[in-house]
This record gives sequence, structure tokens and C1' cells, in this order.
RNA sequence: GCGCCCAUCGUCUAGCGGUCAGGACACAGGGUUUUCAUCCCUGCAACCUGGGUUCGACUCCCAGUGGGCGCG
Repeated sequence: GCGCCCAUCGUCUAGCGGUCAGGACACAGGGUUUUCAUCCCUGCAACCUGGGUUCGACUCCCAGUGGGCGCG
């Protein structure tokens, strides 16, 4: 330098163009328990950046940034 793959709550992850962006763990509050742990309920919190297509984009396209793999 070229090609391919990935980027979503604090972490791990789901998401066939119309979802309230879901789940687990973590964290906070409450219940249970003599207490702790377990268990139950509730809450908090996210689409890497900039453009484009579209009535509508986390999703499709382009560029960039970061990470991984391969080739030279």
C1' cells in the first nucleotide's frame, strides 16, 4: 500500500428499513431474611464520527476514525 471482518447501556451481547433499541451481568432503591448470601420487584443506562439514499436508517451506500485477520 491492497483486500476482508468488526464497532449498540459500565461489561458481554440480540436486533430481515417502521420495536418504547431487548436480554444477561454489574450498579442503585425496595421486598424476603435476626444479619449476610440467595431469591423476587423496580429503576438507571447505549446505536463510533460526518455525509448520502428513503416518507422513514442501529439496519442500505460513501468517506473517516479505532480494533482484528490476510496479502505484498

Source information
RNAcentral holds the sequence, with entries from ENA. The RNA shown here (transfer RNA) has 72 nucleotides and comes from a Pseudomonadota bacterium. The coordinates come from a structure-prediction model, not an experiment, and the mean pLDDT is 81. Rfam family: tRNA. By type it is a transfer RNA. Lineage of the source: Bacteria > Pseudomonadati > Pseudomonadota.